[in-house]
């Protein structure tokens, strides 16, 4: 230097053929306990790694950048 693969909530990850983004765990409020766990209810947490381009509309597509993990040189 070059090919591939990944980058979405405090962590660990879905998101399909583009139509305003979710689970599990963790949090924070109430129940439930003498009290903590456990449980159930509810709520909060997102420039969807950056900058550009196509599109009426991009987490999705195409580009380059940055970072990671692989392979070749």
């Nucleotide at each position: 230097g070059g090919g591939c693969c990944g980058u979405u909530a405090g962590c660990u990850c879905a998101g399909c053929u583009g139509g305003u983004a979710g689970a599990g765990c963790g949090c924070u409020a109430c129940a439930c306990u003498c009290g903590c766990a456990u449980u159930g209810u509810a709520g909060a947490g997102g420039u969807c790694a950056g900058c550009g381009g196509u599109u009426c509309g991009a987490u999705u597509c195409c580009g380059c950048u940055a970072c990671g993990g692989u392979c070749c040189a």